[in-house]
RNA sequence: CGCAAUAGCUCAGUUGGUAGAGCGUUUCACUCGUAAUGAAGAGGUCACGAGUUCAAGUCUCGUUUGCG
Numbered sequence: 001c002g003c004a005a006u007a008g009c010u011c012a013g014u015u016g017g018u019a020g021a022g023c024g025u026u027u028c029a030c031u032c033g034u035a036a037u038g039a040a041g042a043g044g045u046c047a048c049g050a051g052u053u054c055a056a057g058u059c060u061c062g063u064u065u066g067c068g
Stems, first nucleotide, its partner, number of pairs: 001068005008023004017054001025041005047063005
């Protein structure tokens, strides 16, 4: 100097306008039972602090951490 930081993990998130997916997890159905499969649910200080804006995960500045 450049890139990255969003659910337990891996990652999306369009022109700034209600935060999502897969896996995992919980409950239920199915089964003699387990797995598989199906249905439903829970789980978020969008790294931290400010600024701009009616409105910020998204734009601007600083800090921290990681990678190069």